[in-house]
Predicted 3D model of a 72-nucleotide RNA (transfer RNA) from a Candidatus Gastranaerophilales bacterium. Its Rfam family is "tRNA". By type it is a transfer RNA. It was read from a public genome assembly.

């Protein structure tokens, strides 16, 4: 240089064009003498970035960063 993958809450990961979620983690509460457990809630997202297509994009095109891996 060329190809391909992966990027979504603090982590680790779902969502295959129709309401962006789970687990743990953080915060509150019930429970205990007390901690932990165990139970119930609450918060937390410019879906890496910028276009485009669409009535609707995390999801499909191009582009561009970062990382990762093969080729030369």
């Nucleotide at each position: 240089g060329c190809c391909g993958g992966u990027g979504u809450a603090g982590c680790u990961c779902a969502a295959u064009g129709g309401c962006a979620g789970a687990g743990c983690a953080a915060c509150g509460g019930u429970u205990u003498u007390g901690u932990a457990a165990a139970c119930c809630g609450u918060a937390g997202g410019u879906u890496g970035u910028a276009g485009g297509u669409u009535c609707a994009a995390c999801u499909c095109c191009u582009a561009u960063c970062a990382c990762c891996g093969g080729c030369u």